[in-house]
Molecule: c-di-GMP-I-GGC riboswitch aptamer
Organism: Methylotenera sp.
RNA sequence: GUUGCAAAAGGCAAACUUAUCGUAAGGUAAGGACGCAAAAUUACCGGUCUACAGGCUUAUGCCAUGACAGCGGGAUUACCGGCU
Numbered sequence: 001g002u003u004g005c006a007a008a009a010g011g012c013a014a015a016c017u018u019a020u021c022g023u024a025a026g027g028u029a030a031g032g033a034c035g036c037a038a039a040a041u042u043a044c045c046g047g048u049c050u051a052c053a054g055g056c057u058u059a060u061g062c063c064a065u066g067a068c069a070g071c072g073g074g075a076u077u078a079c080c081g082g083c084u
Base pairs, nucleotide, nucleotide: 001083002082003081004080011036012035016031017030018029019028020027021026034070040076041075042074044073045072046071047068048067049066054063055062056061
């Protein structure tokens, strides 16, 4: 530099349950493991979701607000092994 077939060390933790925060999406903590080689960090691009208050609309809804990094891409950093 490249790569994740096999091995080992170590790591993360979906659904669900409980507590808690939030209007909500969802967050946090504990339990729990479906999975993950970046399931580490980052809302930059696309996407999905949210509707308490606010703006627009006859209204579905749209904007705005916010959420998701375990939806895809980009950026940054990193463990172990293979190959060069």